[in-house]
Context: one part of a larger RNA
RNA sequence: GCGUGCUUCGGCAUCUGCGCGCUCCGGACGCUGGCCUGUGGGCUCCCCAUUCGACCUGUCUUGAAACACGGACCAAGGAGUGUAACAUGUGUGCGAGUCAAUGGGCGAGUAUACCCAUAAGACACAACGAAGAUGAUUGGUGGGAUCCCCCCGAGGGGUGCACCUCUGACCGACCUAGAUCUUCUGAGAAGGGUUCGAGUGUGAGCAUACCUGUUGGUACUCGAAAGAUGGUGAACUAUGCCUGAGCGGGGCGAAGCCAGAGGAAACUCAGGUGGAGUCCCACAGCGAUACUGAGGUGCAAAUCGUUCUUCUGACUUGGGUAUAGGGGCGAAAGACUAAUCGAACCGUCUAGUAGCUGGUUCCCUACGAAGUUUCCCAUAGGAUAGCAGGAGCUCGCGUGCGAGUUCUAUCGGGUAAAGUUAAUGAUUAGAGGCCUCGGGGGUGCAACACCCUCGCCCUAUUCUCAAACUUUAAAUAGGUAGGACGGCGCGGCUGCUUGGUUGAGCCGCACCACGGAAUCAAGAGCUCCAAGUGGGCCAUUUUUUGUAAGCAGAACUGGCGAUGUGGGAUGAACCAAAAGCCGGGUUACGGUGCCAAACUGCGCACUAACCUAGAUCCCACAAAGGGUGUUGGUCGAUUAAGAUAGUAGGACGGUGGUCAUGGAAGUCAAAAUCCGCUAAGGAGUGGGUAACAACUCACCUGUCGAAUAAACUAUCCUCGAAAAUAGAUGGCGCUUAAGCGCGCGACCUACACCCGACCGUCGGGACAAAUGCAAGGCCCCAAUGAGUAGGAGGGCGCGACGGUCGCUGCAAAACCUUGGGCGCAAUCCCGAACGGAGCUGACGUCGGUGCAAAUCUUGGU
Numbered sequence: 001g002c003g004u005g006c007u008u009c010g011g012c013a014u015c016u017g018c019g020c021g022c023u024c025c026g027g028a029c030g031c032u033g034g035c036c037u038g039u040g041g042g043c044u045c046c047c048c049a050u051u052c053g054a055c056c057u058g059u060c061u062u063g064a065a066a067c068a069c070g071g072a073c074c075a076a077g078g079a080g081u082g083u084a085a086c087a088u089g090u091g092u093g094c095g096a097g098u099c100a101a102u103g104g105g106c107g108a109g110u111a112u113a114c115c116c117a118u119a120a121g122a123c124a125c126a127a128c129g130a131a132g133a134u135g136a137u138u139g140g141u142g143g144g145a146u147c148c149c150c151c152c153g154a155g156g157g158g159u160g161c162a163c164c165u166c167u168g169a170c171c172g173a174c175c176u177a178g179a180u181c182u183u184c185u186g187a188g189a190a191g192g193g194u195u196c197g198a199g200u201g202u203g204a205g206c207a208u209a210c211c212u213g214u215u216g217g218u219a220c221u222c223g224a225a226a227g228a229u230g231g232u233g234a235a236c237u238a239u240g241c242c243u244g245a246g247c248g249g250g251g252c253g254a255a256g257c258c259a260g261a262g263g264a265a266a267c268u269c270a271g272g273u274g275g276a277g278u279c280c281c282a283c284a285g286c287g288a289u290a291c292u293g294a295g296g297u298g299c300a301a302a303u304c305g306u307u308c309u310u311c312u313g314a315c316u317u318g319g320g321u322a323u324a325g326g327g328g329c330g331a332a333a334g335a336c337u338a339a340u341c342g343a344a345c346c347g348u349c350u351a352g353u354a355g356c357u358g359g360u361u362c363c364c365u366a367c368g369a370a371g372u373u374u375c376c377c378a379u380a381g382g383a384u385a386g387c388a389g390g391a392g393c394u395c396g397c398g399u400g401c402g403a404g405u406u407c408u409a410u411c412g413g414g415u416a417a418a419g420u421u422a423a424u425g426a427u428u429a430g431a432g433g434c435c436u437c438g439g440g441g442g443u444g445c446a447a448c449a450c451c452c453u454c455g456c457c458c459u460a461u462u463c464u465c466a467a468a469c470u471u472u473a474a475a476u477a478g479g480u481a482g483g484a485c486g487g488c489g490c491g492g493c494u495g496c497u498u499g500g501u502u503g504a505g506c507c508g509c510a511c512c513a514c515g516g517a518a519u520c521a522a523g524a525g526c527u528c529c530a531a532g533u534g535g536g537c538c539a540u541u542u543u544u545u546g547u548a549a550g551c552a553g554a555a556c557u558g559g560c561g562a563u564g565u566g567g568g569a570u571g572a573a574c575c576a577a578a579a580g581c582c583g584g585g586u587u588a589c590g591g592u593g594c595c596a597a598a599c600u601g602c603g604c605a606c607u608a609a610c611c612u613a614g615a616u617c618c619c620a621c622a623a624a625g626g627g628u629g630u631u632g633g634u635c636g637a638u639u640a641a642g643a644u645a646g647u648a649g650g651a652c653g654g655u656g657g658u659c660a661u662g663g664a665a666g667u668c669a670a671a672a673u674c675c676g677c678u679a680a681g682g683a684g685u686g687g688g689u690a691a692c693a694a695c696u697c698a699c700c701u702g703u704c705g706a707a708u709a710a711a712c713u714a715u716c717c718u719c720g721a722a723a724a725u726a727g728a729u730g731g732c733g734c735u736u737a738a739g740c741g742c743g744c745g746a747c748c749u750a751c752a753c754c755c756g757a758c759c760g761u762c763g764g765g766a767c768a769a770a771u772g773c774a775a776g777g778c779c780c781c782a783a784u785g786a787g788u789a790g791g792a793g794g795g796c797g798c799g800a801c802g803g804u805c806g807c808u809g810c811a812a813a814a815c816c817u818u819g820g821g822c823g824c825a826a827u828c829c830c831g832a833a834c835g836g837a838g839c840u841g842a843c844g845u846c847g848g849u850g851c852a853a854a855u856c857u858u859g860g861u
Base pairs, nucleotide, nucleotide: 003014004013005012006011056071057070058069059068072861073860074859075858076857077856083216084215085214086213087212089210090209091208092207093206094205097123098122099121102117103116104115105114127134139167140166142164143163147158148157149156150155169200170199171197172196173195174193175192176191180187181186220359221358223356227349228348229347230346231345232344238323239322240321241320242319243318244317245316246315247313249281250280251279252277256273257272258271260269261268262267285310287308290306291305293304294303325341327337328336362795363794364793365792367790372385374383375382376381386533387532389529390528391527392526393525394524395523402520403519405518406517407482408481409480410479411478417472418470419469424466425465426464429461431459432458433457437455438454439453440452441451442450443449486512487511489509490508491507492506493505494504496503536560537559538558539557541555542554543553544552565576566575567574580758582756583755584754585753586752590748591747592746593732594731595730599745601744602743603742604741606739614734625719626718627717629716631714632713633712634711637708638707646703647702648701649700650699652676653675654674658670682697686695759785760784761783763781764780765779767777796850798847799846800845801844802843804841806839807838817831819830820829821828
């Protein structure tokens, strides 16, 4: 002083209010110093534990966690290279030219670099033709950026580069035409042509560097079976020859010989002797049958044991010698030929080739496929087009151009459907009908005489059909157009066209602006290079073959492949939804008893299920047919004139109907099935008798007092319903459900949607002038972010070299590190420890430049 209250209007009171000054106190922050340290901080690292999620990598593949293959672990090595020739692009130098080879100079110089000279050469500057040869200079139309003029503007007029469209002319080839000259052989003007050219039309090239691509050669890397050529082997083993060596014992007992007996003889018999033999038993030796024995990282890359074969011979064996690889040798097994044989071993051609298998090494960013067409001695592969990327160029900022869309107009079609008393073809059934024709029958001697009948045929109907039938005829789908390059009028040219100044085309002039449907979008158009792919698979719908298939083959669309996420318990493809890194909110599909986030929510029905109730697209199954389980429905009936069920009574007569029968009286069988009396009672529904009878039913009535009884249909339940380890609505479990069918709310949650921050990418916009540097800069806005093969951009790391700035015995590099930090990442920096002599950065150049795999190589564990 303001505010509020009282007022005598002077003032007084009040105030946790506000301002200023002074003093004091407390707190916070900053700077600085000292002391004390810890339950201190950390977007860092390591270890342990818990919750939730979570199948092993590489690879071929439509598809891999696979009962597909490689892979114990570690270190080091380990694969698109260099060159030549081309092609596109980009950079640089000069430019109608360009370049260096060669020679020389300088120099210590046979090096590099630099300089000079000559102008031979290469490419370019002219084409065309097989060749002789001949041999091109400014045309026009339309569209066009730019610039200029008029205009307030809209707009109008002019100029018209590059390039594009159309059209003349010229050069060469080809065809035609040939005047003229001429030695009669040639030269050759003017003119013309739906012909051909990698030409002209005021040059654009040359050299060099780099990226990418193609081809050649080892050609990204490892890998054959083979082929050729020249040699070495017969110490193993096969066979021949030469020369040597070896085979114990026993048995059988050939020929010959001896003496004997018989006989006329031929000769026979018997006893000895003798010692032959692809003879017998069996040792050594040689071999190798069985145990399918032992052994089987052995004693042994073929052995050991027992057993077994043969053992005077085609026997076994030493040494020598001969035969050699498309060759040998073989009592023949394709056996053997040095642990190798349906063609040995060693070297070379040779890094042989492989359309086949395996492998192929750092990071980030944006884009992003194909498994289809055509051709190929092609189907495991290529080329070609398609799909994809990169590099550009020309225009475009408010109007052109455009569109996986709609509308309007118009055009083509022959599928679906429909039709078959419409054509074609198939096909069922009767009806009617005359002539001809055929079969059968009757009358008749017979008749192309008559009559009956069946069929063919004809007529009007009827049933059922068609990918290769159709009169009719969709829906979807497809083409074209929706204007200035247009419309209308007038005039002209022409070798075309017309009977024709008729038409057609072109040229000139004038007029017409509501820019001639909707919607969407800022980009649209054009050119060059050239990767991967060319095994596909799944789903809805359509569709072919097939009994069918998780079978095979097509079409449209969408997916998987190449793709994660939420849901379907599990899962390539189903449902939802596509993804930078975080925070908040809301949802989708699907759920909400517990496992497990969220209502043991609400309302109305149904279901009882003991071999085995049920429980959510794809989908992990069940049918025909049954049920007096249960709940609904439809339809026609009965019922207070008393039904149905229960109980009680009647259930008769003509008549034992007719026929048949051995018999049959309601009731074996056949045909027929009336009448009377009645409330009602069948010429009889059962059971019964030899036949009757008694009984019963239909039918009627009393009592009782309210609903009854068929057929069909639907829900749930149930039967139908049998398989091999124990077992799966996902499990537990659940019963007025936590099942099934409806309805209503609430809630849960995805990387989806919305909002915000940050990072990257792409697009747009502002800022040239000084201020320290940074235009390769800075600031603002909007959109957007999946990805295998693949191409592109930008980075990280290793080794060496060049000049340059630097570090280092006051400690370089390497190794090591429970320490600290930057970057999305590849990686990098600092500190500690160890170590003891070299090393880094930036700018350039070069490359034997980055490993987890290859039954990789070597070493180690």